[in-house]
The RNA shown here (transfer RNA) has 85 nucleotides and comes from an uncultured Eubacteriales bacterium.
It was read from a public genome assembly.
Its mean pLDDT, the model's own confidence on a scale to 100, is 81.

């Protein structure tokens, strides 16, 4: 060089195929059990703003389109993978 495929919270991985993101596991913090530990169990876990919470806005590799709506279609780029040359 050319063709494909993958990019989603700390992490592995869902998103019913265009309609509440992040289900459920792992891990990380609290608890509760324990003489303390392990194993279990319960509860929390992206970001901003707020004094807090509610609400509210952002957030699926990066920038743009399409659409009332985009992770999910469309483009260009970027990254790893793999196949051809």
């Nucleotide at each position: 060089g050319c063709c494909g495929g993958u990019g989603u919270g700390a992490u592995g991985g869902a998103a019913u195929u265009g309609g509440c993101a992040g289900a459920c596991g792992u891990g990380a913090c609290g608890g509760a059990c324990u003489c303390a530990a392990a194993a279990u169990c319960c509860g929390u876990u992206g970001a901003g703003c707020u004094a807090a919470u509610c609400a509210c806005u952002c957030g699926u590799g990066u920038c743009g389109g399409u659409u009332c709506g985009a992770g999910u279609c469309c483009g260009a780029c970027c990254a790893c993978c793999g196949g051809c040359a």